[in-house]
Context: one part of a larger RNA
RNA sequence: UUGGGCGUAAAGCGCGCGUAGGCGGGCUGUUAAGUCAGGUGUGAAAACCGGGGGCUCAACCCGCGGCCUGCACCUGAAACUGGCAGCCUCGAGUCUGGUAGAGGAAAGUGGAAUUCCCAGUGUAGCGGUGAAAUGCGCAGAUAUUGGGAGGAACACCAGUGGCGAAGGCGGCUUUCUGGGCCACGACUGACGCUGAGGCGCGAAAGCUAGGGGAGCAAACAGGAUUAGAUACCCUGGUAGUCCUAGCCGUAAACGAUGGGCACUAGGUGUGGGAGGUCAUCGACUCCUUCCGUGCCGCAGCUAACGCAUUAAGUGCCCCGCCUGGGGAGUACGGCCGCAAGGUUAAAACUC
Repeated sequence: UUGGGCGUAAAGCGCGCGUAGGCGGGCUGUUAAGUCAGGUGUGAAAACCGGGGGCUCAACCCGCGGCCUGCACCUGAAACUGGCAGCCUCGAGUCUGGUAGAGGAAAGUGGAAUUCCCAGUGUAGCGGUGAAAUGCGCAGAUAUUGGGAGGAACACCAGUGGCGAAGGCGGCUUUCUGGGCCACGACUGACGCUGAGGCGCGAAAGCUAGGGGAGCAAACAGGAUUAGAUACCCUGGUAGUCCUAGCCGUAAACGAUGGGCACUAGGUGUGGGAGGUCAUCGACUCCUUCCGUGCCGCAGCUAACGCAUUAAGUGCCCCGCCUGGGGAGUACGGCCGCAAGGUUAAAACUC
């Protein structure tokens, strides 16, 4: 628990699909549940309020009226909400034609580079640092040339650029596949928005089984540094990083900003589409328009910073969440998990 709030003070679920529920476009008719009006009954007394009376006053007491904001029934009204019926097209969707894209999945494939192996040339160093040392090297290293193996990642293009609901997605080709945007009409006819539960997706790390392992690299070892150095620096190096299948379900999962619709000055970039202008075809130019993505900025908002048609402005609808700090995102219990742990989530006490 009324309220007031949620970019940075406490507070937007990591994201989606969707059940119940809540909310919902225009017109006509009807109904009368909500709503409104009148009436009847009831709403005990006391209390309370108004005016009057009794104790010398008051408290107190007595009598009258009101009140008892409600409930039930009857009659009526029909604007609004709801129900029912019919119709409509602007919301939503479908079709047609285009179009951009690292959207997703699978298979194949390419070059550069690192490492390793083999061979050639070649000789005494290489490597590393602030300086060194550990390390590697005359059993021939480093450097260089040729050949081979293997794994991982894709320089330039590359962009405040694109795509995706989010996580995220980047060499090239093919196959399968999701979504978007634009244009013209046609069609369906409110089919919509949100979404408690639920279900699904969900970086990295981690876990299980099997593979793989070039580089990098927790742990670990050594060398330095230092008063010490369980670090920062150096030499090594195992899990892991990669693949397949299955778990985990977290994050500064961030725009620290839930979703939808409508409205409210502009300016300037950029990505996609359409129309027009111009041009000998064309790449351009300029204008208009729709969708996306940035910057600047008025009104307005804001504690300020700042936000400002991609709102943090003005409104409506729905969901989530907050309510002093610590204790504590902990304990206990439940649910989930192989585990790690996750999720839900207190109190004593204390300031």